Context: one part of a larger RNA
RNA sequence: GCCGGCGAGUUAUCUUAUGUUGCAAGGUUAAGGAGUUAAUAUCCGGAGCCACAGCGAAAGCGAGUUUGAAUAGAGCGUUAAGUAACAUGAGAUAGACCCGAACCUUGGUGAUCUAACCUUGACCAGGAUGAAGCGUAGGUAACACUACGUGGAGGUCCGAACCAACCGAUGUUGAAAAAUCGGUGGAUGAGUUGAGGUUAGGGGUGAAAUGCCAAUCGAACCAAGAGCUAGCUGGUUCUCCCCGAAAUGCGUUUAGGCACAGCGUUGGAUUUAUCUUACCGGAGGUAGAGCACUGGUUUUGUGCGGGCGACGAAAUGUUGUACCAAACAAUGUCAAACUCCGAAUGCCGGUAAUGUUACUGUCCAGCAGUGAGGCUACGAGUGAUAAGAUCCGUGGCCAAGAGGGAAACAGCCCAGAACGCCAGUUAAGGUCCCUAAUACAUGCUAAGUGGUUAAGGAGGUAGAGAUGCAGUGACAACCAGGAGGUUGGCUUAGAAGCAGCCACCCCUUGAAAGAGUGCGUAAUAGCUCACUGGUCAAGCGUCUCCGCGCCGAAAAUACACCGGGACUCAAGCAUGUAACCGAAACUGCGUCAUAUAGUUUACUAUAUGGGUAGGGGAGCGUUCUGUUGUAGGAUGAAGCAAGAUCGAAAGGACUUGUGGACGAAACAGAAGUGAGAAUGUCGGC
Repeated sequence: GCCGGCGAGUUAUCUUAUGUUGCAAGGUUAAGGAGUUAAUAUCCGGAGCCACAGCGAAAGCGAGUUUGAAUAGAGCGUUAAGUAACAUGAGAUAGACCCGAACCUUGGUGAUCUAACCUUGACCAGGAUGAAGCGUAGGUAACACUACGUGGAGGUCCGAACCAACCGAUGUUGAAAAAUCGGUGGAUGAGUUGAGGUUAGGGGUGAAAUGCCAAUCGAACCAAGAGCUAGCUGGUUCUCCCCGAAAUGCGUUUAGGCACAGCGUUGGAUUUAUCUUACCGGAGGUAGAGCACUGGUUUUGUGCGGGCGACGAAAUGUUGUACCAAACAAUGUCAAACUCCGAAUGCCGGUAAUGUUACUGUCCAGCAGUGAGGCUACGAGUGAUAAGAUCCGUGGCCAAGAGGGAAACAGCCCAGAACGCCAGUUAAGGUCCCUAAUACAUGCUAAGUGGUUAAGGAGGUAGAGAUGCAGUGACAACCAGGAGGUUGGCUUAGAAGCAGCCACCCCUUGAAAGAGUGCGUAAUAGCUCACUGGUCAAGCGUCUCCGCGCCGAAAAUACACCGGGACUCAAGCAUGUAACCGAAACUGCGUCAUAUAGUUUACUAUAUGGGUAGGGGAGCGUUCUGUUGUAGGAUGAAGCAAGAUCGAAAGGACUUGUGGACGAAACAGAAGUGAGAAUGUCGGC
């Protein structure tokens, strides 16, 4: 891991609701007793309990009573049947659906492991070093001192046994729940070790690591309290039918839990009270807008007041001001906490209409679940007008919703699946091939744009408008001219059209030519432009709007955001026409169920039938009990196996084989009553 067995809402008492039955203004017995072939039958037993009257704290009074001074008013009553048993739902008390702690307490058992200590023993190859002391000699006045011997000290040195465990490898379902191999440290000491003993768990022992105290240690182990408790996690077993949520408010030592309300369901009552639309009547201060208030704010004018300057010895003086500036006027604006104004929706009330088996409403009673929500559209806040962010509001969907589309894709678009059909029509979305279904018309796009983005940029291209020039010849190109006063004046070393300054920047000739558009020179020179003539020949400029394109455009494995192939008068984009495809939608045919109504006992009509938590209803099967060891059974029971059988399902028959002795159906009753999940449990493989 698989297979098989086992494996979770039970039981007792009480309360409450519903159903059924008995009796009924009553109902009922408990303990106990009697008792039959037997029984838990039956009988007796009325103590007690509930109901029959309430009100008051009570005394108490009583269809009333309490409050009160009250005969007032008000509160609670008076009017409706209960009670006992059984069944079912729920609650309370108990382990209370099952499994699961870590802990806490009590009483014991442990120092054969290990820590420390006590008693008594044992052990440490070999080698090295050579302390004190002593001897001899030298030496001294005597010591000191020196040398050579002797000697054999030491938590001394090297190194086996022994003890330890620093490094590496192997091992890691090991040979081993800590080892092996090769190196390593100590090895006469605070050494190692045998045997016996002592210290015990809110304690011991500890050269101290929270270490060790029998593979267990931030508090050992064993048993008991104990089925501790678990607002937590996991699991909780047959079928079908009807309805069908919530993830919100308020409170909470509360936030992943509860209580109450909200929303669901079942029964009863009410019977349109609800919802929708139309009309009528209301309240309102949002969007927008505005500046009349409160504040912010642009420009201009007038200029209270102030600053600065001048005059004055000073003044409560005079005067000037390219400074600041109140207030007023004009002008242009901003506001969630501004409003002279002010919608649309929505909200409240009334009237009317449609639906009366509709997401009806309201009330009473039984039973819940929910109280982590998510995305999307719109309206706000927070944030950065960030977030698949967060927090509110109003819808939708998912949650609890299958089907079609979006390549794939809870929340987007279409659409709400009772069942069957090799029938039809459509929705969204599509119609070249993959892939069901298409053609036509008029344009646009050349970028594979389509099939990623902006500011910004551009003689891309289609269309529209405005305006100017043009056969008296435009635009472009080419040929020619582009002069003189004059090098204008000033400045300057120089300044001559062209460093700079000044000047309404002049005049002459002329077809035209600036006191000069740019390049250039030290300054001149030189080139060029404006402007003019000629050649040529028909359109040429400028501005605005708009369609589709272009650039802007860099990312990590591989083309790589068209789903792919591929597509260019498209299979792209825009407009239009006519078709078709396309879903569990709608329709057709057949069938089932639920509800209501009508007929009437089986039909008809209409509507309904997605569904998690959850509520309600109806059934199937298992074991046992009664009828009953009955029907049946060796002419073959149960069980097992196979088969093309029946039923809407759980499931039920039949036949054959096997098997070899038991054993239904039906109607009732009682439960150890249904497994795929619990790191379930036991067994097998």
This is a predicted structure of a 685-nucleotide part of an RNA (large-subunit ribosomal RNA, domain II) from a Candidatus Gastranaerophilales bacterium. The organism belongs to Candidatus Gastranaerophilales, within Bacteria. It matches the Rfam family "Bacterial large subunit ribosomal RNA". Its family is annotated with ribosome and structural constituent of ribosome in the Gene Ontology.